[in-house]
RNA sequence: GCACUAGUAGCUCAGUGUCAGAGCGCCGGUCUUGUAAGCCGGAGGCCGAGAGUUAAAACCUCUCCUACUGCU
Numbered sequence: 001g002c003a004c005u006a007g008u009a010g011c012u013c014a015g016u017g018u019c020a021g022a023g024c025g026c027c028g029g030u031c032u033u034g035u036a037a038g039c040c041g042g043a044g045g046c047c048g049a050g051a052g053u054u055a056a057a058a059c060c061u062c063u064c065c066u067a068c069u070g071c072u
Base pairs, nucleotide, nucleotide: 001071002070003069005067006066007065010024011023012022013021018055026042027041028040029039030038048064049063050062051061052060
């Protein structure tokens, strides 16, 4: 230098055009002599950045950034 894959909640990951979700974690409540587990509720995201297409974009297109892998 070229190519592939990935980037979404604190962490691990779903979501392939029509309202952003789950598990774990965190906070509150309940339960317990107490803790954990269980049960109920809640907070936390403008989806790596910018632009374009579209009535509508996390999703499609382009450029860039970061990480990993491969080739030279």